[in-house]
RNA sequence: UGGGUCGGCAAGACGGUCGCGUCAUGCGUGUUUUUCGAAACACGGAUGCCGAGGAACGUCCGGGCUCCGAAGAGCAGGACGGUGGGUAACACCCACCCGGGGUAACCCGCGAGACAGUGCCACAGAAAGUAGACCGCCGCUGGCUCACGCCGGCGGUAAGGGUGAAACGGUGGUGUAAGAGACCACCAGAGGCCAAGGUGACUUGGUCGGCUUGGUAAACCUCGUCCGGAGCAAGGUCAGACAGAAAACGCUGAGGCUGCUCGCCAAGUUUUCGGGUAGACCGCUAGAGGGCUGCGGCAACGUAGUCCCCAGAUAGAUGACCGUCCAUGGUGUCGUGUUCGCACGAAACCGGGACAGAACCCGGCGUAACAGCUGGCCCAUUCC
Numbered sequence: 001u002g003g004g005u006c007g008g009c010a011a012g013a014c015g016g017u018c019g020c021g022u023c024a025u026g027c028g029u030g031u032u033u034u035u036c037g038a039a040a041c042a043c044g045g046a047u048g049c050c051g052a053g054g055a056a057c058g059u060c061c062g063g064g065c066u067c068c069g070a071a072g073a074g075c076a077g078g079a080c081g082g083u084g085g086g087u088a089a090c091a092c093c094c095a096c097c098c099g100g101g102g103u104a105a106c107c108c109g110c111g112a113g114a115c116a117g118u119g120c121c122a123c124a125g126a127a128a129g130u131a132g133a134c135c136g137c138c139g140c141u142g143g144c145u146c147a148c149g150c151c152g153g154c155g156g157u158a159a160g161g162g163u164g165a166a167a168c169g170g171u172g173g174u175g176u177a178a179g180a181g182a183c184c185a186c187c188a189g190a191g192g193c194c195a196a197g198g199u200g201a202c203u204u205g206g207u208c209g210g211c212u213u214g215g216u217a218a219a220c221c222u223c224g225u226c227c228g229g230a231g232c233a234a235g236g237u238c239a240g241a242c243a244g245a246a247a248a249c250g251c252u253g254a255g256g257c258u259g260c261u262c263g264c265c266a267a268g269u270u271u272u273c274g275g276g277u278a279g280a281c282c283g284c285u286a287g288a289g290g291g292c293u294g295c296g297g298c299a300a301c302g303u304a305g306u307c308c309c310c311a312g313a314u315a316g317a318u319g320a321c322c323g324u325c326c327a328u329g330g331u332g333u334c335g336u337g338u339u340c341g342c343a344c345g346a347a348a349c350c351g352g353g354a355c356a357g358a359a360c361c362c363g364g365c366g367u368a369a370c371a372g373c374u375g376g377c378c379c380a381u382u383c384c
Base pairs, nucleotide, nucleotide: 001380002379003378004377005376006375007374008373009372012325013324014323015322016321017320018319020051021050023048024047025046027044028043029042030041031040032039033038053355057366058365060364061363062362063361064360065231066230067229068228072262073261074260075259077227078226079225080224081223082096083095084094085093086092097111098109099108100107101106112222113221117220118219119216120215121214134161135160136157137156138155139154140153141152142151143150144149169187170186171185172184173183174182188212189211191208192207193206194205195204196203197202235282236281237280238279244273245272246271247270248269249268255265256264257263289308290307291306292305293304294303295302296301326353329350330349331348333346334345335344336343337342
């Protein structure tokens, strides 16, 4: 310098004028109450602090929180699936192991089990799981032919050729009528045993025996671990208003917890017609919170100290204008270099910044996205 790979930040900035919302502190007006100090409520000003996101989107996971269930057991169903750690928890995060890709940094993995069982492997091929003889090879034998050879039959064979994604280990030899792990040497794979290392998944080494035992579970299935249900329109408090009627089921257990069974609670439950109210407040923002520093840890993260308070709306607030500066881009001009393609720099003009919008909160994942700044590592090349 070029290419690659893994991250971090960020989401125009500053100033002014006017305009919004919560809260706090005053002030003014009115109403009510009054123990005559004042209090409460409504309305209107003033001053001050604060006022959307990295994803607020998706609603895909996990929780906090709330309610139901005397809250239990089993089945069904669902989720996860290498090991260890982190966390409130997780399908998330970190580290490592194994397998695959890559020169490497690094990336990917629906990562347990195929001798528990059932399926599937198209076409081609003789045959696709304990299979198979198309072309072949060998032995015996029949017929035809002058001969070379040709056409059969019986038996043996799976080393050679062919088909295929894949054909029941590979190379070399012994042996055989011809062959074959039939046997031998070396190798490969899977397995048994032993040793060492590691928390562990697992790794390395030695040894044994011809054992050679396809793939697929992101097919059904088996194994292991985990899982009550519903959800802020959850759920409470205050105020306010009303008008009940009929029927079915049930107290011999309807209904509820719970999709089913047992079990438990339990006297009401449900449907139709009709009437009234629908307002205010809480939940609702001080948190599994954030910044900085030290310590522990490879890391995720934890811990200690210290500093800070950063929207809480309820038809639902944060907007408009002006000025200056800036990112990307465009236009021609000037300057420098030039391999004459162009590159870099300067000023001027134009132009103007994506995805997007809280509604109980938090930890993740997925998706969208304009312009920019920046760090680590790997490879190649060049120079010192």